[in-house]
A computed fold for a 119-nucleotide RNA from a soil metagenome, annotated as c-di-AMP riboswitch aptamer (ydaO/yuaA leader). Its mean pLDDT, the model's own confidence on a scale to 100, is 82.

């Protein structure tokens, strides 16, 4: 300069606190579900596959394939090039108004910027 992100912008008696912006969760009725140690759930793009082949540990593995999904400097196709990780809750949560609560971190980039349409 710019990127992924909800993760930013003021104010203060100032290194924390608070406000607003942004983001996330719990939580009526009405619908909807029929599950229930085969545990369940939640953030996040990060899941699924009656598939194939290892491992010899059988599993929430591991490598392939195919589906979907996500990022790449206005947007929106098409190309190409990458990613599909990690938390956490703790026996329990469907939607859900009012109400209640909680985060606002981290990571990258300095040479990339093809095409075609629109601003």
């Nucleotide at each position: 300069u710019g990127c992924c992100g909800a993760a930013g912008u003021u104010g203060c008696u100032g290194u924390g606190c608070a406000a607003c912006g942004c983001g996330g969760g719990g939580g009526a009725a009405c619908c909807a579900a029929u599950g229930a140690u085969a545990g369940g759930g939640g953030c996040u793009a990060a899941u699924c596959g009656u598939c194939g082949a290892g491992c010899a540990u059988c599993g929430c593995c591991u490598c392939g394939c195919g589906a979907c999904g996500a990022a790449c400097a206005c947007u929106u196709c098409c190309a190409g090039u990458u990613c599909g990780a990690g938390c956490c809750c703790g026996g329990c949560a469907g939607c859900u108004a009012a109400c209640c609560u909680c985060g606002u971190a981290g990571g990258c980039u300095u040479a990339a910027g093809g095409g075609a349409a629109g601003g």